[in-house]
RNA sequence: AGUCGUGUCAGCGACUAUAAACCCCAUUAGGCUGACAGCGUUCCGGUGUAACAGCCGGAGGUUGGC
Numbered sequence: 001a002g003u004c005g006u007g008u009c010a011g012c013g014a015c016u017a018u019a020a021a022c023c024c025c026a027u028u029a030g031g032c033u034g035a036c037a038g039c040g041u042u043c044c045g046g047u048g049u050a051a052c053a054g055c056c057g058g059a060g061g062u063u064g065g066c
Stems, first nucleotide, its partner, number of pairs: 001016005006037006024065003031039001041060007
């Protein structure tokens, strides 16, 4: 300097050409933290399908211990 950990800002961490990942234990579908969002994701209803998929709407937005 760049990339990554859902997006933006701030922080933290990892990696070096790759896009992944390492405290531990319990819990959860829930991804590192805060604010905002609601991307992934979970549940419900509708639509749709032979059954899935897909599409529309609503709700939720992990928690605790060392």